[in-house]
This is a predicted structure of a 371-nucleotide part of an RNA (large-subunit ribosomal RNA, domain III) from an anaerobic digester metagenome. RNAcentral holds the full RNA, with entries from SILVA.
Context: one part of a larger RNA
């Protein structure tokens, strides 16, 4: 300089009462204001106790400060089903043997490794100051052990199907949800009573079981075979014979049940409209740039076995690991030297106007940005 700039979005604050030694800044309440495809709600990275309860008032807080994501001391994260793991594989890694190189190495089959991809079993309600598909209720389900039955040979690190995929595109049926009417309910309104008016509600899951069901897919048998690294009764080719739609195989949802039950102060019904980018649907349909992989599962012998050693179906009965699990998550809690107008993937996204997730408005819910 200078008591100068600046105090970090221009979403905005007022009144009152409370606490306090102290109050524009902490608490409660009306009332204004802002989000609203969000400045809500739930995940994933990443942070790692910031989370909650009591306390405090040095310093951090761009001002205050009785208050905090600060200090102090206690407390909080509970799983067979959620999400890895004990399954499998992909790019990539490594690499037994092998290949090459003076060495040191370098590549690189098989095999490990290695999700962001496959398989895989559980919903509703309640409950704390902090957890909850995890504790509790109740209803389920999934593996694996043992007994009891009942009937059966079993069976691959080996074949063979499936698992298994692209893009665009349309419709159809469905369900989620919205709104409208009616009726039933609370609750408002009227200086009393009631008619009347306004508001709000009118709910409910997995799992089971059904000769309910839009759609969708697919031939069945016999018989022979130089292929499917051996074998095969599987699979593939052939060939005949019956058959073109019934039967199988799938299927969203429907109804019933769960529910003599949750939840609701109480009603807890009925009719119709709109309707999805959600499921049917890994389906169809067109196209050409032709679109993982193993494991699971299914079945076939090779082999084992001649006993109930194994499998398997019913029933009971038991058993069920390891690690995450708070918050905060378009941000004052991550990444940017800050409580920084800046970046950060996925999922829901009510209503009214509108082609729309633009925009105006605006629920529920969150907030007025720390002078």
């Nucleotide at each position: 300089g200078a008591g100068u700039a600046a105090c970090g979005a221009a979403a905005a604050g007022u009144u009152g009462g409370g606490u306090g030694a102290g109050a524009a800044u902490c608490c409660c309440a009306a009332c204004c204001g802002u989000c609203a495809a969000a400045a809500g709600u739930c995940c994933a990275a990443g942070g790692u106790u910031u989370c909650c309860a009591g306390g405090g008032g040095a310093a951090g807080g761009u001002u205050c400060g009785u208050c905090c994501g600060c200090c102090c001391u206690g407390g909080g994260u509970u799983a067979g089903u959620c999400a890895g793991g004990u399954c499998c594989u992909a790019a990539g890694g490594u690499g037994a043997g092998g290949c090459u190189g003076a060495a040191g190495a370098g590549c690189g089959u098989a095999g490990c490794u290695g999700a962001u991809g496959g398989c895989c079993a559980a919903c509703a309600g309640g409950u704390u100051g902090a957890u909850a598909u995890u504790c509790c209720u109740g209803u389920a389900c999934u593996a694996c052990u043992c007994a009891u039955g009942g009937g059966a040979c079993u069976g691959a690190a080996g074949g063979a199907g499936u698992g298994a995929c692209a893009a665009a595109g349309g419709a159809a049926g469905a369900u989620a949800g919205u709104c409208u009417g009616a009726g039933c309910c609370c609750a408002u309104u009227a200086a009393u009573g009631g008619a009347u008016u306004u508001g709000g509600g009118u709910u409910g899951a997995a799992g089971g079981c059904g000769g309910c069901g839009a759609g969708g897919g697919u031939g069945u048998g016999a018989u022979g075979c130089a292929g499917g690294c051996a074998a095969a009764u599987c699979c593939g080719c052939a060939u005949c014979a019956c058959g073109u739609a019934a039967g199988c195989c799938u299927g969203a949802g429907c109804g019933c049940u769960g529910a003599u039950c949750a939840c609701g102060c109480a009603a807890g019904u009925c009719a119709g409209a709109c309707g999805a980018a959600u499921c049917u649907c890994g389906a169809c349909u067109u196209u050409c740039a032709a679109g993982a992989a193993a494991a699971g599962c299914u079945u076939c012998u090779a082999g084992g076995g001649a006993u109930a050693a194994u499998g398997u179906c019913a029933u009971g009965a038991g058993u069920a690991c390891c690690u995450g699990u708070a918050c905060c998550g378009c941000a004052a809690a991550c990444c940017g030297a800050c409580a920084c107008a800046g970046g950060u993937g996925g999922a829901c996204g009510a209503g009214g106007a509108g082609a729309g997730a633009a925009u105006c408005u605006a629920a529920a819910g969150a907030c007025g940005c720390g002078c």
The prediction has a mean pLDDT of 83.